[in-house]
A computed fold for a 212-nucleotide RNA, annotated as Group I catalytic intron.

RNA sequence: CUGACUGUCCCUAAAUUGGUGGCAGCGUUGCGAGGAAACUCACAACUGAAUAACUGGGUGAAUUGCGGGAAACCUGUAGCGCGCGAGCGUCAUGGCAAUCCGCAGCCAAGCUCGAAGACAUCUUCGAGAAGGUUCAGAGACUAAGCGCCCAGUGCCUAAGCGCGGCAACGCGUAAGGCAAUGAGAUAGUCCACGCCGAUGGGAAACCUUCGG
Numbered sequence: 001c002u003g004a005c006u007g008u009c010c011c012u013a014a015a016u017u018g019g020u021g022g023c024a025g026c027g028u029u030g031c032g033a034g035g036a037a038a039c040u041c042a043c044a045a046c047u048g049a050a051u052a053a054c055u056g057g058g059u060g061a062a063u064u065g066c067g068g069g070a071a072a073c074c075u076g077u078a079g080c081g082c083g084c085g086a087g088c089g090u091c092a093u094g095g096c097a098a099u100c101c102g103c104a105g106c107c108a109a110g111c112u113c114g115a116a117g118a119c120a121u122c123u124u125c126g127a128g129a130a131g132g133u134u135c136a137g138a139g140a141c142u143a144a145g146c147g148c149c150c151a152g153u154g155c156c157u158a159a160g161c162g163c164g165g166c167a168a169c170g171c172g173u174a175a176g177g178c179a180a181u182g183a184g185a186u187a188g189u190c191c192a193c194g195c196c197g198a199u200g201g202g203a204a205a206c207c208u209u210c211g212g
Stems, first nucleotide, its partner, number of pairs: 005025005010019002026048001027046004032041003054152006064104006073095002079090004105133003111128007137191001139190005153179004160173005195212004200207002
């Protein structure tokens, strides 16, 4: 001198424009459990002051059948209250949906176990764990990552081990730990939706089908 969280949806907006919005991540505090510790998990509260979330390579499969929840937002039914009345207020058990999951089935590279064949470390088959798919906007396809796998790097701790010490303890060391969430479609192409009209259901919101 600079720097005044991160992600995603909702509303708004020409615009990462804006917001006392919803849900998460990290953060701070408390309590409990595991651990030698670092740290991890679960619950609760607070709400943004500081800080930050690394590198290279590999994989690209499955992508089905069901079930249970859900904030904000939209409508305003029944009921209740007000009104002479038309109506008004409140209101979801209606709608849409960010998303939280459960069961069965299935799955690439890799990991563990077993078997067979090759022949000296490979191939094939089976099983298991983790993870994924189901779970986009109805969906199709390509890539690849914030998924999975292998290796490395940085930082933290030091049980065990080694060394020093009479001892207390000190020094070194990771095979221990941390390096966030975002993918219930991430980047794209297509298709769909968004616009207009009609049809069916509905009080409406909205949903189905067809055409432009």
Rfam family: Group I catalytic intron. The literature on the family includes a 1990 paper in Annu Rev Biochem by Cech, "Self-splicing of group I introns". Rfam's curators write: Group I catalytic introns are large self-splicing ribozymes. Its family is annotated with Group I intron splicing in the Gene Ontology.